This is a predicted structure of an 87-nucleotide RNA (c-di-GMP-I riboswitch aptamer) from a Deltaproteobacteria bacterium. It was read from a public genome assembly, where an Rfam model found it. The model forms 90% of the base pairs in the Rfam consensus.

RNA sequence: UAAAGACAAAGGCAAAUUUACCGAAAGGUAAAGACGCAAAGCCUUCGGCCUAAGUUCCUUUUGGGAUAUGGCGGCAGGGCUACCUGA
Numbered sequence: 001u002a003a004a005g006a007c008a009a010a011g012g013c014a015a016a017u018u019u020a021c022c023g024a025a026a027g028g029u030a031a032a033g034a035c036g037c038a039a040a041g042c043c044u045u046c047g048g049c050c051u052a053a054g055u056u057c058c059u060u061u062u063g064g065g066a067u068a069u070g071g072c073g074g075c076a077g078g079g080c081u082a083c084c085u086g087a
Stems, first nucleotide, its partner, number of pairs: 004085002012037002017032006035074001041080003047075001048072003054067005
């Protein structure tokens, strides 16, 4: 340096939920709160998943179906960066 990850040490992040705001929704932001996480740090190029405003088709016209340009990095591959150090 690379790989690896302990009943090691110092720390870090923050699920569900609640409140407020943004959004059509999925979801996001902030505060509280901790389920968990060795990259649960960052990045949507690829896969997967969620939503359907708009568009479009059907219609019993109240409704239903399809669709991402919207979203999820705490779904996963991949890329970049990073604390500690026993085996």